[in-house]
Predicted 3D model of a 77-nucleotide RNA (transfer RNA) from an Armatimonadota bacterium. The sequence was found in a public genome assembly. Its Rfam family is "tRNA". From the family's description: Transfer RNA (tRNA) molecules are approximately 80 nucleotides in length. The family's RNA type in Rfam is transfer RNA.
């Protein structure tokens, strides 16, 4: 320097392709069952969807640009 792929609750990840209510499982509170502890049930919390711009009535989804991780190449050594 050129391509590629990933960026979304605390963690791992759907969901984009084909725009229309932001989701799982894991944790985490809380209230039950249990003599406790483990579990079980039942409800809660917890998201500027990497920034920023456009497009659209409507954007995690589309388009442009950046930024950060990560692969391949290239290059110098």
């Nucleotide at each position: 320097c050129g391509g590629g792929g990933c960026g979304u609750g605390g963690c791992u990840c759907a969901g984009c392709u084909u725009g229309g209510u932001a989701g799982a499982g894991c944790g985490c509170u809380u209230a039950u069952c249990u003599g406790g502890g483990g579990g079980g049930u039942a409800a809660g919390a917890g998201g500027u969807c990497g920034c920023g711009g456009g497009u659209u009535c409507a954007a995690a989804u589309c388009c442009c640009g950046c930024c950060g991780c990560u692969c391949c190449g290239a290059c110098c050594a």
The coordinates come from a structure-prediction model, not an experiment, and the mean pLDDT is 81.